[in-house]
RNA sequence: AGCCGAAGCUCAUGAAUGAGCACGGGGGAACCAACAUUGGGGUGAAAUCGCACAUGCGAUAGGGGAAUCUCUUAACCCGAACCCGUCAGCUAACCUCGUAGGCUGCAAAGGGAGA
Numbered sequence: 001a002g003c004c005g006a007a008g009c010u011c012a013u014g015a016a017u018g019a020g021c022a023c024g025g026g027g028g029a030a031c032c033a034a035c036a037u038u039g040g041g042g043u044g045a046a047a048u049c050g051c052a053c054a055u056g057c058g059a060u061a062g063g064g065g066a067a068u069c070u071c072u073u074a075a076c077c078c079g080a081a082c083c084c085g086u087c088a089g090c091u092a093a094c095c096u097c098g099u100a101g102g103c104u105g106c107a108a109a110g111g112g113a114g115a
C1' cells in the first nucleotide's frame, strides 16, 4: 500500500470498558409451504462422485484471483473448519448476536464506466 472475510468508522475514558453509525448472522406471526420416525439444524464457496482402505488421492460443482470502480478472465490458489443440543420452514412487528483471524509485495489481458 493491498487481498480473503460481515469483521470497519466515530465518540467518551487515565485505562479497563462502553455507546453510536455502518456491515453481517440467528430467532420470531398471518398467508403460503411442508410431512414425521432412523434425530434435526446453523455459519461458510467448501457439496458430489470415483479409487484406495495408513483415513489418503483424483475429478468436478462452487469460491478467490487487488492497486479508481466494475464485468469477463489468465497464471495461480481454495474446494476447510467450527457451532447449537432433541429444538428452529418462510416470516411483519419484535428479540438477539458478531465486528475475528489469516495473507501479499509492483501487482497478466480485454471491455465498460468514472475521475
Stems, first nucleotide, its partner, number of pairs: 001104004008021005022099006032089001039087001040084004047060005062078003068113005

The RNA shown here (c-di-AMP riboswitch aptamer (ydaO/yuaA leader)) has 115 nucleotides and comes from uncultured Paenibacillus sp.
Lineage of the source: Bacteria > Bacillati > Bacillota > Caryophanales > Paenibacillus.
The sequence is in RNAcentral, with records from MGnify.